[in-house]
Context: one part of a larger RNA
Molecule: small-subunit ribosomal RNA, 5' domain
Organism: uncultured bacterium
Formats: sequence, structure tokens, C1' cells
RNA sequence: GAUGAACGCUGGCGGCGUGCCUAACACAUGCAAGUCGAGCGAUUCUCUUCGGAGAAGAGCGGCGGACGGGUGAGUAACGCGUGGGUAACCUGCCCUGUACACACGGAUAACAUACCGAAAGGUAUGCUAAUACGAGAUAAUAUGCUUUUAUCGCAUGGUAGAAGUAUCAAAGCUUUUGCGGUACAGGAUGGACCCGCGUCUGAUUAGCUAGUUGGUAAGGUAACGGCUUACCAAGGCGACGAUCAGUAGCCGACCUGAGAGGGUGACCGGCCACAUUGGGACUGAGACACGGCCCAAACUCCUACGGGAGGCAGCAGUGGGGAAUAUUGCACAAUGGGGGAAACCCUGAUGCAGCGACGCCGCGUGAGCGAAGAAGUAUUUCGGUAUGUAAAGCUCUAUCAGCAGGGAAGAAGAAAUGACGGUACCUGACUAAGAAGCACCGGCUAAAUACGUGCCAGCAGCCGCGGUAAUACGUAUGGUGCAAGCGUUAUCC
Repeated sequence: GAUGAACGCUGGCGGCGUGCCUAACACAUGCAAGUCGAGCGAUUCUCUUCGGAGAAGAGCGGCGGACGGGUGAGUAACGCGUGGGUAACCUGCCCUGUACACACGGAUAACAUACCGAAAGGUAUGCUAAUACGAGAUAAUAUGCUUUUAUCGCAUGGUAGAAGUAUCAAAGCUUUUGCGGUACAGGAUGGACCCGCGUCUGAUUAGCUAGUUGGUAAGGUAACGGCUUACCAAGGCGACGAUCAGUAGCCGACCUGAGAGGGUGACCGGCCACAUUGGGACUGAGACACGGCCCAAACUCCUACGGGAGGCAGCAGUGGGGAAUAUUGCACAAUGGGGGAAACCCUGAUGCAGCGACGCCGCGUGAGCGAAGAAGUAUUUCGGUAUGUAAAGCUCUAUCAGCAGGGAAGAAGAAAUGACGGUACCUGACUAAGAAGCACCGGCUAAAUACGUGCCAGCAGCCGCGGUAAUACGUAUGGUGCAAGCGUUAUCC
């Protein structure tokens, strides 16, 4: 000098930040991911000019629940950083372009009936629709195979073209304006994989390794690859520190320092990993998925004992742990996200408010005059000296707080629409009123006297002080330093 700090004493206001560093301990309660009736059939309700119109929620279907938000347990690793590569890859929604959408079918949930179960839930029969599902047609600049030409490179090979052959598509809605569907090509965005270099400590860890290292073949993947399997060979790593053990998310950055360095990785931003513990896949453009599924385990809850339900490392909040860390708040007004043609709905993201001197910054606690140097207090050589222009008194001012009146920008727009908020800000009236403490005073180190105590009580960062006149302990007066803070402790430079 610094801190996500804590503790002690004290505490007026505002702005901007910031706030479980410990138990990745357990969680009551509420909320945090829905939306679409302009994809679909049925149902219910309201209004009705009986033509119709509107609304609701369950189900099928679509898109989104892979983003956003949290945490740092694991990880010493291509995890991260940096620079490259993919002639070994994928990419929903979005943009551009080309072409197309012909013609059929069978179901099923909802619903009804019956039944089982304490419940969670389930079974059978019957009925129905679709942008749900399936078969057919058509199609190439797509994909596969065969033949072939040109050209290029970076080894495998790439690019462009020709001929033949085989395979694969679609969905409608609305009723003016459109929104969608299918195939292909290109773009954009997002991801995946590979490589060079860098990335803590220990040798009181010296040897480690059988899918191990390489090859052939096959499988698998979006894709390369022992990624997996079969067979073959016997390799691969290591004192330039393998293996093992310990510790740890990494970085931009932050702190310190003249710098080189050293330390840290809170907030904010990028990447990674995780979601009670362990394992697994399904769906999907994308997950091996925090508020999805299945299995196992521990724990908690319900039970009619047969069986079921749950997962705050989302926002609040509770218990516990701890020196220690906040409200079960308001709003979708703005920014952004999901759905929707839109209106709109959802959004504990976000915007705000609340609490905490936790930090930084700003302001105030008054200003001028005022010597009878008042009283009080302390001290004294009893004369005085100090507090001290300090107070009182007189004159003035009103920042902040309080009162009254007005009152935004943030809203994009033709208008309407503001949680914050009657907030910021402006004006007026009013009273010096409501607003100062903390540490230190032996030296280092700015600042001394008195009394009490008597190696006691105590102080102390180091040196050291205290055993009867202690500038070092305690109190008082005075002084010094900082100031809404001041000290102490802890940690880093």
C1' cells in the first nucleotide's frame, strides 16, 4: 500500500459498488419454462338479431425446456492460454439462390363403458382428427456404384466435368398481406477433433505400461483415431523427472513493485467441469440433459405394508457449521430471451427497491466579531500558568436532515404505456438548531504533567517498562494524529 474481511469503541447524510471465503451440509414454503385455437378433434361456458361470435382449460401435434441462472466438488489434463491445422467434420432457428409440393391409406390419445389399486397410477373394449404416422408417384447440381477426361496439391488425395445405373421428398393454415412445408447449393452463427509451445510441489516417489506401442481387417462415429473387437509383431514412456503422492478449476485480470518480479484468481468477461452419490442410454440440429427418463446407493416423507414420492451448487428463506456475509420485497416500464401471424403470455435473466460504514468518493456537524483572558477543571515555586476566542454575548448564513409547493428524463412513439417514484431535481418558509469519535503521547514516532500502584496490578510491534517521586501500568488534565470513522487481528507485496 491492499482486502469479498472479522473483532472492539463510536456512528449524521448521499452517490456508486459490494455482501456464505466455512458444510459440493440437510432443506419447510412460495416462485424460477413455457407458449401456440392462424396444426387437430372433442368438451364446457358466455352473448346472440338464432345466421353466428367470443372465451376456458385437459389431450394429440409443433417449437422451446441443450439458452439464461448457480457452484468450483472433481480435474496437473490438449482442461486452460496462445498460435496453427481439418485434403478427417456437424450445424435447428436466420440470410441468399434454384427447383418442387401429385395422389392415397391405416391407426391412436382425448372421449365413452367396464374393471384393478389406499394412493401414485394402470388394464380391456369401442369411437375420432391432424402440419401426428405409413405406402405410392415425380426429382437432381443430393447419395451409392461402374466407366472416363482435365487440372491442382500437402502424404493419404482434392477440385471441376462427362456417360450409365440405383435410392430418397413434401403440409397445410389464414382469407389478404401473409405464415409455413420439401430437396439442393452457398453464407452466417454455434460447435467437434488434432497439433507446436507454456501451465504448482515432492526423488525421504525410479522405474512405469498388456489395449499397453505399432500393423492388418472389420465394426462404430458427424468425423480421424486402440475408439472397440479379432489376428500378428514386441513394442511405448522415463533423471530434458516417467510413474506415484500432495495441492489446485484455467485465463483476461486484480494487489504490490521504479521495473524485473512476487502474490491472488472475490465482483465483471471468456473457457471448462458439475447438478444428493455412482452408472446408463433415449429424444433431438444440439444433452448422455440442474427444475427429463431408467437402474443402483444413502437420506427424507406418505402408506390401507402390497407399494409410492423427493432432490435449492436457481431467487428469497430455514436449520446447522462458523470470527463472519442480506429481503420468504416490487415490476416486466426498459434491455434481452422463449412461444405466437399478431394481440399477447411467460421470464427470481434483468431493471429496481430493502438490509450491512463492507469498500471507494463527496458533504455536513456552522461562519464573522468577541478579554471581564468569566466560571469550572488541571497544575503551581501560591505570584501564577494551561484549557482559551474556546465558552457566554452580538451579527450572519442554511449545505445536509425536517416541513410545504412544483416535479422529470429514462418511452422506442401518431397516440397509449414507468416497477423505480411523487424518486432525482427546483422553489419557498423555518431554527445554530438534530449530527464526533477513536487511537496514541519512553525510543523507533508527531505529542507531558499530576495523582494512584509498588517486580504487585499491569503494558509490550522490537528494544524493553513496573522492586516508593514510573513522561512506558491505571486515572485525570493537557497534547499529537486521523476523522464518520479510528484502532486491533489475519493475509499478500